The RNA shown here (c-di-GMP-I-GGC riboswitch aptamer) has 92 nucleotides and comes from Desulfoferrobacter suflitae. Its mean pLDDT, the model's own confidence on a scale to 100, is 84. Lineage of the source: Bacteria > Pseudomonadati > Syntrophobacterales > Syntrophobacteraceae > Desulfoferrobacter.
């Protein structure tokens, strides 16, 4: 530099359950394992999810309140790319 067919010591932990936080998406902790060789770390680019707030439209008893649409400043790294660090084995 490249690679993950084999081996060892290990690591992480989807769904689901409990509990807490959050408007939601989602997240923390514990249990639990579908998987993972970066499923370590960073929301930088694209993508995806949500819409409290804001804006628009409509209903309405017109400072209440209800419905619909748009929107990230909220999220997802277990969606792709990028950046960065790194264990073990094989090959060069």
């Nucleotide at each position: 530099c490249u690679u993950g067919a084999u081996a060892a010591g290990g690591g992480c932990a989807a769904a689901c359950c409990a509990u807490c936080c959050g408007a939601a998406a989602g997240g923390g902790u514990g249990g639990g394992a579908c998987g993972c060789a970066a499923a370590g770390c960073c929301a930088c680019u694209g993508g995806c999810c949500u819409a409290a707030g804001u804006c628009c439209c409509g209903g309405g008893g017109u400072u209440a309140u209800c419905g619909g649409g748009a929107u990230a400043c909220g999220g997802c790294g277990g969606c792709a790319g990028g950046g960065u660090u790194g264990c073990c084995g094989g090959g060069c």